The part of an RNA shown here (small-subunit ribosomal RNA, 5' domain) has 515 nucleotides and comes from an uncultured bacterium.
Context: one part of a larger RNA
RNA sequence: GGGUGAACGCUGGCGGCGUGCCUAAGACAUGCAAGUCGAGCGGGCUGUGGGGUUUACCCUUCACGGUCAGCGGCGGACGGGUGAGUAACGCGUGGGUGACCUACCCGGAAGAGGGGGACAACCUGGGGAAACUCAGGCUAAUCCCCCAUGUGGUCGCGUCCUGUGGGGUGCGACCAAAGGGUGUAAGCCCGCUUCCGGAUGGGCCCGCGUCCCAUCAGCUAGUUGGUGGGGUAAGAGCCCACCAAGGCGACGACGGGUAGCCGGUCUGAGAGGAUGGCCGGCCACAGGGGCACUGAGACACGGGCCCCACUCCUACGGGAGGCAGCAGUUAGGAAUCUUCCGCAAUGGGCGGAAGCCUGACGGAGCGACGCCGCUUGGAGGAGGAAGCCCUUCGGGGUGUAAACUCCUGAACCCAGGACGAAAUCCCCGAUGAGGGGGAUGACGGUACUGGGGUAAUAGCGCCGGCCAACUCCGUGCCAGCAGCCGCGGUAAUACGGAGGGCGCGAGCGUUACCC
Numbered sequence: 001g002g003g004u005g006a007a008c009g010c011u012g013g014c015g016g017c018g019u020g021c022c023u024a025a026g027a028c029a030u031g032c033a034a035g036u037c038g039a040g041c042g043g044g045c046u047g048u049g050g051g052g053u054u055u056a057c058c059c060u061u062c063a064c065g066g067u068c069a070g071c072g073g074c075g076g077a078c079g080g081g082u083g084a085g086u087a088a089c090g091c092g093u094g095g096g097u098g099a100c101c102u103a104c105c106c107g108g109a110a111g112a113g114g115g116g117g118a119c120a121a122c123c124u125g126g127g128g129a130a131a132c133u134c135a136g137g138c139u140a141a142u143c144c145c146c147c148a149u150g151u152g153g154u155c156g157c158g159u160c161c162u163g164u165g166g167g168g169u170g171c172g173a174c175c176a177a178a179g180g181g182u183g184u185a186a187g188c189c190c191g192c193u194u195c196c197g198g199a200u201g202g203g204c205c206c207g208c209g210u211c212c213c214a215u216c217a218g219c220u221a222g223u224u225g226g227u228g229g230g231g232u233a234a235g236a237g238c239c240c241a242c243c244a245a246g247g248c249g250a251c252g253a254c255g256g257g258u259a260g261c262c263g264g265u266c267u268g269a270g271a272g273g274a275u276g277g278c279c280g281g282c283c284a285c286a287g288g289g290g291c292a293c294u295g296a297g298a299c300a301c302g303g304g305c306c307c308c309a310c311u312c313c314u315a316c317g318g319g320a321g322g323c324a325g326c327a328g329u330u331a332g333g334a335a336u337c338u339u340c341c342g343c344a345a346u347g348g349g350c351g352g353a354a355g356c357c358u359g360a361c362g363g364a365g366c367g368a369c370g371c372c373g374c375u376u377g378g379a380g381g382a383g384g385a386a387g388c389c390c391u392u393c394g395g396g397g398u399g400u401a402a403a404c405u406c407c408u409g410a411a412c413c414c415a416g417g418a419c420g421a422a423a424u425c426c427c428c429g430a431u432g433a434g435g436g437g438g439a440u441g442a443c444g445g446u447a448c449u450g451g452g453g454u455a456a457u458a459g460c461g462c463c464g465g466c467c468a469a470c471u472c473c474g475u476g477c478c479a480g481c482a483g484c485c486g487c488g489g490u491a492a493u494a495c496g497g498a499g500g501g502c503g504c505g506a507g508c509g510u511u512a513c514c515c
Stems, first nucleotide, its partner, number of pairs: 001515004006511005013374006019367002021332001026330003030327003035074003040071002043068010081285003090210008100202002105198007113147005122137006152175010179190004211257003218248003223245008260282004264275004287308005310321004338364001340363003346360001347358004377407004387398004412452005420443001425438004459504005464485003470499005480487002
């Protein structure tokens, strides 16, 4: 000199864009943050309309709608948070997989024929303070099972090509399926099954790189390898039985400390040093620890089970909970925000769609925390008011500064008023192609535009040298200053005040840390 997620002191007008618990991965009241599909299925309650029964009314049935939970499907593995752990194939980079998986999506091939069953909801009965739960009975399906078919696929045996599990072929065994909407129908739309390929996302493996301590020098029993097996989507000592006695290490093993890694960021002429907040990629975690279930995918933040700590409810038998989601509270701390608006846009889940959900997101709010822009006026105005300061008492300074004159017109007022929004959807056209029209805005009556319109905040640090800026008074090694050198003991440009000056300016200084 530059930098910061800053803090502290004094001061503080407006706007834009960013940014805001670095500490206790401490504990959390309350609300919200993941649902959706009736075009998969059966019910309960309810509304409207029609029919039947004798009008009432009740019962029953049908159609259409609403709502509630249930069965079923897809999603809850994304999105959002945090950095505790991790020195590791965790990350970065470049490769490998003849050792692998991939729901939804895309291209292609083939198919969907028969039959059976259960469990919720519901009904009945029982237990419990509650959370909930038990037994019996009925029932639907895109729920579950069996048989058939086999384009194909898998496995076994044989054989051929080949580059270990890659590709072909023969025989044998085994493996499929679901319907719904519309329509008189044909058909169309959404689905279903098997397989090949693609796309996307991932698993695993390898080379290289990745902090400090040698005042850590030896480490190792599933340890190192083999055979056979188990296990997985898949290779492997991943796991297991047996066998062998190996494996690693000064090119730093083992141990200890510290730490998420990177794109980047800061600094620097560069080399380098420092750093990893916001944004983006990867990883890890979800009160601490362990475990599996479901599933294409998890060992799963707002799923499950167990143990521990803590909090809460209890009828003392037993139960409930997990903000490192958004806001908010408390604690800790030098220190870090609203219990806001909206799904209008972008994106995501579900749905054929309408649409529903979305604290992702889009916005607004708070904080000079940062960067940037803007204002506190412009022109004229005296050998120069007053006040204050200095003085050699003549005068000098503040100083065109003020007053005063003219000009402009931040705020503020009035009127108009967006872009972001054109798609899905609706209308015309055939519900298609294509074109035309319509609907939809949280921010917001905001930005902006036009008109009107008032001269309308300035502070902070410093003035001995480094270092730009000097005098007076007070004080008297006192009170104090100080980054270093050093100032102060009676004329102190170094302390305190004043006038003046220098530097920056809605900021200016201080502290901390990095180059």
RNAcentral holds the full RNA, with entries from ENA and SILVA.